[in-house]
RNA sequence: CCGCGCUAAUCGGGGAGAUAGCGGUGCCCUGUACCUGCAAUCCGCUACAGCGGGGAUGAAUCCCGGCCCCCGGAAGCGUUCUGUGCCGUCUGACCCUGGUAAGCAGCGAUGAUGGAUCGGUCCCACGCAACGGACACCCGUGAACCGUGUCAGGCGGGGAACCGAGCAGCACUAAGCGGAUCCGUCCGUGUGCCGUGGGGGUCCCGCUCCUGAGCCGGCUGCCGGGGUAACGGGCAUAGCGCGUCUUUCAAAGGCCGGUGCGCGG
Numbered sequence: 001c002c003g004c005g006c007u008a009a010u011c012g013g014g015g016a017g018a019u020a021g022c023g024g025u026g027c028c029c030u031g032u033a034c035c036u037g038c039a040a041u042c043c044g045c046u047a048c049a050g051c052g053g054g055g056a057u058g059a060a061u062c063c064c065g066g067c068c069c070c071c072g073g074a075a076g077c078g079u080u081c082u083g084u085g086c087c088g089u090c091u092g093a094c095c096c097u098g099g100u101a102a103g104c105a106g107c108g109a110u111g112a113u114g115g116a117u118c119g120g121u122c123c124c125a126c127g128c129a130a131c132g133g134a135c136a137c138c139c140g141u142g143a144a145c146c147g148u149g150u151c152a153g154g155c156g157g158g159g160a161a162c163c164g165a166g167c168a169g170c171a172c173u174a175a176g177c178g179g180a181u182c183c184g185u186c187c188g189u190g191u192g193c194c195g196u197g198g199g200g201g202u203c204c205c206g207c208u209c210c211u212g213a214g215c216c217g218g219c220u221g222c223c224g225g226g227g228u229a230a231c232g233g234g235c236a237u238a239g240c241g242c243g244u245c246u247u248u249c250a251a252a253g254g255c256c257g258g259u260g261c262g263c264g265g
Base pairs, nucleotide, nucleotide: 001265002264003263004262005261006260009057010056011055012030013029014028015027020046021045022044023043024042034054035053036052037051038050063258064257065256066255067254068253072249073248074247075246076245077243078242079241081239082238083237084236085235086234087233090232092231093228094227095226096225097224098223099222100221102220103219104218106215107214114210115209116208118206119205120204122199123198124197125196126195127194128192129191130189131188132187133186134185135184138179139178140177141176147172148171149170150169155164156163157162
């Protein structure tokens, strides 16, 4: 070096989760790389880490190790958005309030503001009016008998003329009932463009007189005080997403290196 036969080894790997830890079943990513029993209210092991049964390849491009690359995953960090909680000591924003008077608006030489006199509003007394109520007056109605007047009929007296009492009717009235508005009387009052007198007079209003240019604070602006968790803001927290950030695991792939036994020639 060649041939034959064996053995080690290989016949997928990885991530998360679960687990004291390891592996498997299950989920996910790669990829095509035997069959089968057990197995997520789990199955089997003990840092040498699935436990069993059977089969194929078999010393190498296929096994082992290191490095590079990197599909994919995990954690951290940062960040947009959304939700929740807290903060009014956030003076962003909103509400309330006090002041100022720079601007707008309004009033003002047909006189702002201020001052003085007088008066009003206010209080008391009296009066007047109004309103409400009552009474009176007026009209109407209204008494079988116990109201008045006249009293038919009838009754009584009388010789008669006439007289008498008197029912009904009629008229007028009392008590009562109803109506109406003017006049009259009385009582009352959260009534009054009223009157007289007295009182009071800080504010408000008016007239007159004096003075002679501001007054106002409605809106905007500025300053101060108080409050409010709706919006914005800050802090914290949770979730989906994003990141050419950090760390870590990592399939497949690439490169380098390493590695048996027996027999015969």
This is a predicted structure of a 265-nucleotide RNA (Bacterial large signal recognition particle RNA) from a Clostridiales bacterium. The prediction has a mean pLDDT of 79. It matches the Rfam family "Bacterial large signal recognition particle RNA". It is annotated as a non-coding RNA gene. The organism belongs to Eubacteriales, within Bacteria. The sequence is in RNAcentral, with records from ENA. The model forms 92% of the base pairs in the Rfam consensus.